[in-house]
c-di-GMP-I-GGC riboswitch aptamer from Desulfocapsa sp., 74 nucleotides, folded computationally.
Rfam family: c-di-GMP-I-GGC riboswitch aptamer. Its family is annotated with cyclic-di-GMP binding in the Gene Ontology.
It was read from a public genome assembly, where an Rfam model found it.
The coordinates come from a structure-prediction model, not an experiment, and the mean pLDDT is 80.
RNA sequence: ACGCCAAAAGCCAAACCUGUUGUGAAACAGGGACGGAAAACCACGGGUCUAUCUAGAUAGCCGAGUUGCCGGAU
Numbered sequence: 001a002c003g004c005c006a007a008a009a010g011c012c013a014a015a016c017c018u019g020u021u022g023u024g025a026a027a028c029a030g031g032g033a034c035g036g037a038a039a040a041c042c043a044c045g046g047g048u049c050u051a052u053c054u055a056g057a058u059a060g061c062c063g064a065g066u067u068g069c070c071g072g073a074u
Stems, first nucleotide, its partner, number of pairs: 001074001004072002011036002016031006034060001040066002044063003047058004
C1' cells in the first nucleotide's frame, strides 16, 4: 500500500425492564446482551417511520463522503 482473514484484548450495545423528555416516530440515563471492525462521524441520495406535514425521527435499513484498533496473509 491493500481491506483479504482466524483468534485474543479493549470498545460499542439489539430485544426487554425502570426512570425522564417529547403529541409522536424516538432520544437520554441505569440495568441487560442479540449482535458489531466501522453497530465510529456525517441526514448528501434512496428507504422506513412520526405528525399539529415549509417540520421531524432513524447512521443497529442501504449507498455516498470523512476517519479508524490489534495480529496475520499478500